[in-house]
RNA sequence: CGAGUAAGCUAUGCGGUUGAAAACUGACUUAUCAUCAGCUUUAGGAAAGUCCGAGCAUCACAGAGCAGGGUAGCUGUUAACGGCAGCCGAGGGCGACCUUAGGGACAGUGCAACAGAAAUAUACCGCUGGACAAGCUAUGCUUGUUUUAGUAAGGAUGGAAAGGCGAGGUAAGAGCUCACCAGAGUAUGGGAGACCGUACUGCUAUGUAAACCCUACCCGAUGCAACGUCAUUUUGGAACAAUACGUUAUUGUCUGCUCGGCAGACGUAUUGCAAAGACGGCUUGAGCAUUUCGGCAACGAUCUGCCUAGAUAGAUUUCCGCACACGACAAAACUCGGCUUAUCGGCUUAGUCGCACC
Numbered sequence: 001c002g003a004g005u006a007a008g009c010u011a012u013g014c015g016g017u018u019g020a021a022a023a024c025u026g027a028c029u030u031a032u033c034a035u036c037a038g039c040u041u042u043a044g045g046a047a048a049g050u051c052c053g054a055g056c057a058u059c060a061c062a063g064a065g066c067a068g069g070g071u072a073g074c075u076g077u078u079a080a081c082g083g084c085a086g087c088c089g090a091g092g093g094c095g096a097c098c099u100u101a102g103g104g105a106c107a108g109u110g111c112a113a114c115a116g117a118a119a120u121a122u123a124c125c126g127c128u129g130g131a132c133a134a135g136c137u138a139u140g141c142u143u144g145u146u147u148u149a150g151u152a153a154g155g156a157u158g159g160a161a162a163g164g165c166g167a168g169g170u171a172a173g174a175g176c177u178c179a180c181c182a183g184a185g186u187a188u189g190g191g192a193g194a195c196c197g198u199a200c201u202g203c204u205a206u207g208u209a210a211a212c213c214c215u216a217c218c219c220g221a222u223g224c225a226a227c228g229u230c231a232u233u234u235u236g237g238a239a240c241a242a243u244a245c246g247u248u249a250u251u252g253u254c255u256g257c258u259c260g261g262c263a264g265a266c267g268u269a270u271u272g273c274a275a276a277g278a279c280g281g282c283u284u285g286a287g288c289a290u291u292u293c294g295g296c297a298a299c300g301a302u303c304u305g306c307c308u309a310g311a312u313a314g315a316u317u318u319c320c321g322c323a324c325a326c327g328a329c330a331a332a333a334c335u336c337g338g339c340u341u342a343u344c345g346g347c348u349u350a351g352u353c354g355c356a357c358c
Base pairs, nucleotide, nucleotide: 001354002353003352005350006349007348008347009346010345012323013322014321015320016319020042021041022040024038025037026036027035044329048340049339051338052337053336054335055334056223057222058221059220063259064258065257066256068219069218070217071216072215073087074086075085076084077083088102089100090099091098092097103214104213108212109211110208111207112206124155125154126151127150128149129148130147131146132144133143134142135141136140163181164180166178167177168176182204183203184201185200186199187198188197189196190195227280228279229278230277233276234275235274236273240272241271242270243269244268245267246266247265248264251263252262253261254260287306288305289304292301293300294299324327
């Protein structure tokens, strides 16, 4: 200097002018009802998707089993998660690093098209031995539209053909034997564990579970349009709740079912009320920045400081000037932790490879 890798920050800036919303303070006022003034703040890294998990609210709360759904290497972390961190295995990359659909095929079932003789068992072409026939004649050789036995090393098909490759051996062959490698088993060492190493054994019939399934662990429902308050406004007495009386045991509910538990159901009367509307919920948070300690890290504890949208037909505007990196993807609606998707640029840190110079 170039190429590539991992992580973090930022997301036009400054000045003037005009306007919008909220909190707080002051003035005015019976009264923060309205109005005026002051000061502070005012969309995102994804606000998107609604794919996961929770906080919160209401209902249920009695659990157990089955069904259904989710997750799946090991260890940690978190409010929890299907998240995050580190490590192990497998695959990719020269490397820094990246991906991970990662439990079980000896519990069982299924599937493996086409090709091929054959896909869990086999012999199409071959190779070898015997018999028979023919020819030759060297008593053995050669040939075969025949027959029989052996074979799976060679060839073909295929993703895969009874572990792979090489040598020996054999009538020809075969883990038949040996060396190396892979898998499996036994023993042993290291590690918290996934797993890794060493020695021995000739034991070796494929793949597929993001096919059904098995194993282990986890899982109430509904959702801010939840829910609560108001009564002097409008509409209504249907629905719901409580009390009393009467009839009844047929029912209802706890996730879909079973057991089990709890409660009832219908009618009448009285009282409460209900819907719209207004107000609350509504933003101080599992919050942010930072110090120190523990930890490889995620993260945990701790010191100091800060308050950063709360709209409700829905608030961030208009105009001008200067600068440059010339501005992409794009806008809250209860809140938060993630994941996924979209994206123009700018800055910082660490480490990898190549070239040149010292």
The prediction has a mean pLDDT of 75. The RNA shown here (Bacterial RNase P class A) has 358 nucleotides.